[in-house]
Predicted 3D model of a 99-nucleotide RNA (SAM riboswitch aptamer (S box leader)) from a marine sediment metagenome.
RNA sequence: CUUAUAAAGAAAGACCGAGGGAUUGGGCCCGCAGAAGUCUUGGCAACCUGAUUAAUAUUUAAGGUGCCAAAUCCUAUUCACAUCAGUGAAAAAGAUAAG
Numbered sequence: 001c002u003u004a005u006a007a008a009g010a011a012a013g014a015c016c017g018a019g020g021g022a023u024u025g026g027g028c029c030c031g032c033a034g035a036a037g038u039c040u041u042g043g044c045a046a047c048c049u050g051a052u053u054a055a056u057a058u059u060u061a062a063g064g065u066g067c068c069a070a071a072u073c074c075u076a077u078u079c080a081c082a083u084c085a086g087u088g089a090a091a092a093a094g095a096u097a098a099g
Stems, first nucleotide, its partner, number of pairs: 001099005011041005019030003024076004042068003047064002050059003072093001077090005
């Protein structure tokens, strides 16, 4: 850079000690009844791999990743509807996988 996906799902322990939810603004949350980080164990999912199949597809969870508060926590830009509040769709950005 290209393509695909996202309102589903899945946490305990140890160390540590004040922040964290990508970035910036706004909002809203989580957190000393222990945040982030590291380690161990466990789990979720099924993108790649593996198995079956002519293919579509199905399947396993052994291998490579990923993930385990809240919709990618919501929002910001554009469009539609609405008097407003707002609702819906698309984009941008970010994340993950494969190339």

RNAcentral holds the sequence, with entries from MGnify.